[in-house]
Molecule: Guanidine-I riboswitch aptamer
Organism: Acinetobacter sp.
RNA sequence: CAUAAAGUGAUCUAGGGUUCCGGCAGUUAUUUGGGCAGUUAUUUGCAAAAAUACUGUGUCUGAGACCGAGAGUUCACGGCUUAGUUUUGAUAAAAACAGAGCUACACGGAGGGAUAAAAGCCCGGGAGGU
Numbered sequence: 001c002a003u004a005a006a007g008u009g010a011u012c013u014a015g016g017g018u019u020c021c022g023g024c025a026g027u028u029a030u031u032u033g034g035g036c037a038g039u040u041a042u043u044u045g046c047a048a049a050a051a052u053a054c055u056g057u058g059u060c061u062g063a064g065a066c067c068g069a070g071a072g073u074u075c076a077c078g079g080c081u082u083a084g085u086u087u088u089g090a091u092a093a094a095a096a097c098a099g100a101g102c103u104a105c106a107c108g109g110a111g112g113g114a115u116a117a118a119a120g121c122c123c124g125g126g127a128g129g130u
Stems, first nucleotide, its partner, number of pairs: 007077004012072001015067002020064001021062001022060001023057004028053005035046003078103005084097005105125001107128001111123003
């Protein structure tokens, strides 16, 4: 370096944060219609409401989205074992079809890494332990 074989992929969950969507907030900006005050009148002033944009917030319990388990779920494919059927063949054997069974066990830091960020993700069935 190559060869997948305690195999590969997908769904979901425990869990996870905050790039986006949404929520909340605003000594921010613009616009809108009305209210109050002032004036002979006016393009004057004041406070609140709504919409859009911007900023902040995950200490925001999201029927939005995203990440997500070796030791979690489910499914599919694959692998191994085995009795067969069909075809080729002198034999050995080879190929195809499809049935059944198996696919076990598994305590686990700190620290670091990626992504917007974090995590049971990756380093890692690691170090270590039995």